The part of an RNA shown here (small-subunit ribosomal RNA, 5' domain) has 477 nucleotides and comes from Pueraria montana var. thomsonii. Rfam family: Bacterial small subunit ribosomal RNA. Its family is annotated with ribosome and structural constituent of ribosome in the Gene Ontology. The source organism's lineage runs through Eukaryota, Magnoliopsida, Mesangiospermae, fabids and Pueraria montana. The full RNA is in RNAcentral, with records from SILVA.

Context: one part of a larger RNA
């Protein structure tokens, strides 16, 4: 000097764009953040005088709840980063090549009795599918001589056909594994390992392997730092510098891990699953004491810590997910608005003209000098700021559809009108005198200043640096 997610101390006109719990991964009131589908299904209800039609719903099923949000505890690891690899898996999508033929038995909803304070149950009957089982068939799989095992489901329409279903190859996206470099400190941590290293032969998984299990063999790793303790999410970047290199990893975006602590599986194409199950532990709540409910590191918001971080807004208009044939519905994603000088750039606080060099203030050597063309005063403008009208862009396109938005911008009318501070002023280091004080009160980043004329401390009055910002602390270069 430059830099910050910055805090404090004084101030403080106005936009655009950003950015805002770095601390207790601490506890959480409340409300909303993941639904959709009646064109798969049988029921219910409303409505209609009735038919016909139409809307809504709990259930049965499908598809999605693995994504999108959020946080950095943990993790020094093939975690990530870069460069190969082979033993794999893939819903939805996109090319293609075949197929859907026959039977059947239930179980929610409901109806009837019934336990429980309440969570939420039991028994009996009944029912319908794109839910389930069987049977036939099959260029798949198994094997390779026979064989052997295994598919399907309708739905909308007057119809054309849409829209679904099985069973097969390819593909594009995407995931899993392997591995070669490269990824902080500490030796006041020197030895470490028994599934440990390898084989056989089983098991296991989508898959490859000590993954596992039984046998056999004794190996494998280490001063080119193993073991171990400490710290710490990685990168892309950022930030400082001419480099080199040093430090950093907020926002964005890419990858990992995690969802009150620990474990465990289920379901599925995918989780060992934040808002899903079970189990154990802490805490919180209910309870009629027998039992039960919860999980904000989603989004607003409260306590608490702490120098310190906001609204319990608003709309699905856009972009994009998720469902539907579709219209449509959800969506604290996401667009936006609020608040904060927290950052950054812009813009103003007025501009020409004005000497009796005015009043006042400080200073004086008492002439006079300065504050100073500064104020007044005269002419002008209207950024801004106050009323008042008009009014976009985003909206994609037949046509409708805007949260922002009382937007932006434009036009007319008003009046200098609303708007300058903060630090410094020995020397480093730009910028000096006056009065008080008298080693006292006090300043200080370093040298240092004060003990009676302080250019250092406090005021005052001038000056300088900067500027809606100035200083100070903190880190970092």
């Nucleotide at each position: 000097g430059g830099a910050u997610g910055a805090a404090u101390g004084c101030u403080a006109g106005c936009g655009g764009c950003a950015u805002g719990c770095c601390u207790u991964a601490c506890a959480c009131a409340u409300g909303c953040a993941a639904g959709u589908c009646g064109g798969a299904c049988g029921g219910g209800a409303a409505g209609u005088g009735g038919u016909g039609u139409u809307u809504c719903c709990a259930g049965u099923g499908g598809c999605g709840g693995a994504u999108g949000g959020g946080u950095g505890a943990g993790u020094a690891a093939c975690g990530c980063a870069u460069a190969a690899g082979a033993a794999c898996c893939u819903a939805c999508c996109c090319u293609u090549g075949g197929g859907a033929g026959g039977g059947g038995a239930a179980c929610a909803a409901c109806a009837g009795c019934u336990g429980g304070a309440a969570a939420u149950g039991g028994c009996u009957g009944c029912u319908a599918a794109u839910a389930c089982c069987u049977c036939g068939u099959a260029g798949a799989c198994u094997g390779a001589g026979g064989a052997g095992c295994a598919a399907a489901a309708g739905g909308a329409g007057g119809a054309a056909u849409c829209c679904g279903c099985c069973c097969g190859a390819g593909g594009a996206g995407g995931g899993g594994c392997u591995c070669g470099c490269g990824u902080c400190u500490g030796a006041u941590u020197a030895g470490c390992u028994u599934g440990u290293u390898g084989g056989u032969a089983a098991g296991g998984c989508a898959a490859u392997a000590g993954c596992u299990u039984a046998c056999c063999a004794a190996g494998g790793c280490g001063a080119u730092g193993a073991u171990c303790a400490g710290u710490a999410g990685c990168u892309g970047g950022u930030c400082c510098a001419a480099g080199a290199g040093g430090a950093u990893g907020a926002u964005c975006a890419g990858c990992c891990a995690c969802a009150u602590u620990g474990g465990g599986a289920c379901u599925g194409a995918g989780a060992c699953a934040c808002g899903g199950c079970c189990c154990a532990g802490a805490c919180u709540c209910c309870u009629a004491c027998g039992g039960g409910a919860g999980g904000u590191a989603g989004u607003a918001g409260u306590g608490g810590g702490g120098a310190a971080u906001u609204u319990u807004c608003c709309a699905c208009a856009a972009u994009a997910g998720g469902u539907g044939a579709a219209a449509g519905c959800c969506u604290g994603a996401u667009g936006g608005a609020g608040c904060a000088a927290u950052g950054u750039c812009g813009c103003g606080u007025g501009a020409a003209g004005g000497u009796a060099g005015a009043a006042g203030g400080c200073c004086u050597a008492c002439g006079g000098g300065u504050c100073a063309u500064g104020a007044a005063c005269u002419u002008c403008u209207u950024u801004u700021c106050c009323c008042g009208g008009a009014g976009a862009a985003g909206a994609a396109g037949c046509a409708a559809u805007g949260a922002c938005u009382a937007u932006a911008u434009c036009c007319g009318g008003g009046g200098a009108a609303u708007a300058a501070g903060c630090a410094u002023u020995g020397g480093c280091u730009a910028a000096c005198u006056c009065u008080a004080u008298g080693c006292c009160g006090g300043c200080a980043g370093c040298c240092g200043c004060g003990g009676u004329a302080a250019g250092a401390c406090a005021g005052a009055g001038g000056a300088u640096g900067u500027a809606a910002g100035c200083a100070u602390u903190a880190u970092c270069u």